[in-house]
RNA sequence: UUUUGUAAAAGGCAUAGCUGAUGAAAAUCAGUGACGCAAAGCUAUAGGGACUAAGGUACAUUUUGUACUAUGUCAGCCAGUUACCUAA
Numbered sequence: 001u002u003u004u005g006u007a008a009a010a011g012g013c014a015u016a017g018c019u020g021a022u023g024a025a026a027a028u029c030a031g032u033g034a035c036g037c038a039a040a041g042c043u044a045u046a047g048g049g050a051c052u053a054a055g056g057u058a059c060a061u062u063u064u065g066u067a068c069u070a071u072g073u074c075a076g077c078c079a080g081u082u083a084c085c086u087a088a
Stems, first nucleotide, its partner, number of pairs: 002088002005085001012037002017032006035076001041081003047078002049074003055069006
């Protein structure tokens, strides 16, 4: 430097649910909790994909409804990038 993640060690992260907070929502943060993860570290205008639709637009309607739309999100979907341990 490249590849591997069967076994070992040092450790790391934390799904669903629940509680509190923020938010229009998606979701995020804190606590609890472990479904799992060898990158479940980082990167979200400048790769693909997914979620939401406040505002906006259109239509219908008339104190609202439907459709479209990201400027809002997701890195635990793929991807990009960096790295610990271990073995060869």
The prediction has a mean pLDDT of 82. A computed fold for an 88-nucleotide RNA from Neobacillus rhizosphaerae, annotated as c-di-GMP-I riboswitch aptamer. The sequence was found by an Rfam model in a public genome assembly.